[in-house]
A computed fold for a 72-nucleotide RNA from a Candidatus Amesbacteria bacterium, annotated as transfer RNA. The coordinates come from a structure-prediction model, not an experiment, and the mean pLDDT is 83. Taxonomically the source falls in Candidatus Amesiibacteriota (Bacteria, Bacteria candidate phyla). Rfam family: tRNA. It is annotated as a transfer RNA.
RNA sequence: GGCUGGGUAGCUCAAUGGUGGAGCAGGGCCUUCAUAAGACCACGGUUGAGAGUUCGAAUCUCUCCUCAGCCA
Numbered sequence: 001g002g003c004u005g006g007g008u009a010g011c012u013c014a015a016u017g018g019u020g021g022a023g024c025a026g027g028g029c030c031u032u033c034a035u036a037a038g039a040c041c042a043c044g045g046u047u048g049a050g051a052g053u054u055c056g057a058a059u060c061u062c063u064c065c066u067c068a069g070c071c072a
Stems, first nucleotide, its partner, number of pairs: 001071007010024004018055001027041002030038001048064005
């Protein structure tokens, strides 16, 4: 330098173009003599950045940034 695949909650991952969810972690609460385990509740998001298409974009297109792999 070229090609391919990724970037979404603190972490690991979902999400047919039509209100972005789950598990874990953290917080509150219940349970217990207490702890662990377990049940319940709520919080937590500029979907890497910027543009374009569309009534509507995490999703489609372009450019850039970044990570991993392959080729040279």